[in-house]
RNA sequence: CUUGCCGGAUGGGCAGCCGCCCCUGAUUCAGGGGAGGAAAGUCCGGUCUCCACAGGGCAGCGUGCCGGCUAACGGCCGGGAGGGUUCGCUCAAAGCGGACUUUACGGAUAGUGCCACAGAAAAUAUACCGCCCCAUCUUGGGGUAAGGGUGAAAUGGUGCGGUAAGAGCGCACCGCGGCCGGAGUAAUCCGGCUGGCAGGGCAAACCCCACGCGGAGUAAGACCAAAUAGGGGAGGAGGAGCGGCCCGCUCCGUUCGACUUCCGGGUAGGUCGCUGGAGCCAGUCAGCAAUGGCUGGCCUAGAGGAAUGGCUGCCGCCCGCAAGGGUACAGAAACCGGCUUAUAAUCCGGCAAGUUAC
RNA sequence: GGACUGUUAGCUCAGAUGGUAGAGCGCUGGCUUGAAGAACCAGACAUGCGGAUUCGAGCGCCGCACAGUCCACCA
Repeated sequence: CUUGCCGGAUGGGCAGCCGCCCCUGAUUCAGGGGAGGAAAGUCCGGUCUCCACAGGGCAGCGUGCCGGCUAACGGCCGGGAGGGUUCGCUCAAAGCGGACUUUACGGAUAGUGCCACAGAAAAUAUACCGCCCCAUCUUGGGGUAAGGGUGAAAUGGUGCGGUAAGAGCGCACCGCGGCCGGAGUAAUCCGGCUGGCAGGGCAAACCCCACGCGGAGUAAGACCAAAUAGGGGAGGAGGAGCGGCCCGCUCCGUUCGACUUCCGGGUAGGUCGCUGGAGCCAGUCAGCAAUGGCUGGCCUAGAGGAAUGGCUGCCGCCCGCAAGGGUACAGAAACCGGCUUAUAAUCCGGCAAGUUAC
Repeated sequence: GGACUGUUAGCUCAGAUGGUAGAGCGCUGGCUUGAAGAACCAGACAUGCGGAUUCGAGCGCCGCACAGUCCACCA
């Protein structure tokens, strides 16, 4: 320098003219502010508001290695274990170690269930071919999971011994389970002893374990104003808050009819909620980091059926020989922290390979 | 702004315990007819897209795309 993978940042600049929304001063002018990194999907978590200030049980839903951060989270950071790529040690393989990267990663000896086709057999085991022994005529009886074959998956792996042939049948090492000791907050790791190993996969199958979750959503909700027929039919003893059920609490109702449903009637105006907040920027301290503390500075849309736009000139970038054309994804609707998805072009960092020069 | 539902053949709809997905109408070819229609026979055609789990996904999980429904107040 090129290529590949991964991560992060920016998201055209300056000037002039004419407009739109909001605020302040003023009265027809002046000053100030005016989209995003995703404003998006509405997938999580919260603030706020109302409903018993939110209650008990069941059901249901969500999360799932460990520790930390946080208002909280399914988010983030660090660590562990497993997987992948690559390099080194090694003649090579196995193994060990380094770097980068990735993982919805509790439990399959708590129980239930499923595993199509193929295959002898898919999980209380089992003998199709083969091998061995006995009898024998073609075949029958017994032993055998070392070999073949089927399959996504076949009852631990390698080696030696052993045997009629074999087999954890015995032994060594590795793997697995149990116990003990050590290190670590923990996940886990290391070492020793012991058990021949009492049995595959699926829990993004039911389920079990641990933890968490009340519901509705700013069209929440509060106030003011205006208008009408507080009307009619049917059902009706229960109904509403309350949402899948039960209990409990409060309120309304069972002559005067709560409530449900159908047919009608009226208003569709204003104010608040509404933006100063887990806020932004800089420095510094603690911490590996996420993050937190302290100091200083700043105010940065808040309209409401909905403003943030248009034109011109110069420059940048892309296409084009030129004339010229284009400049990504996209558009706030109560607010905040995340995740996910979309995104032209440019810049920065990490790792790997290749090439050139020294 | 908020809440929710759906996507299966050209159209309208079923359906499958996670194990080769159907019906009616339509389309194509054949048979029949002078020709066409009807009837009969045969055939083609599909799980919206991407990813992960699984031996295996239309289904269970995650993320997108598209289409559709509902929601003001007073008495």
Predicted 3D model of RNase P RNA and transfer RNA as a complex of 433 nucleotides.
Rfam match: Bacterial RNase P class A. The family's RNA type in Rfam is ribozyme.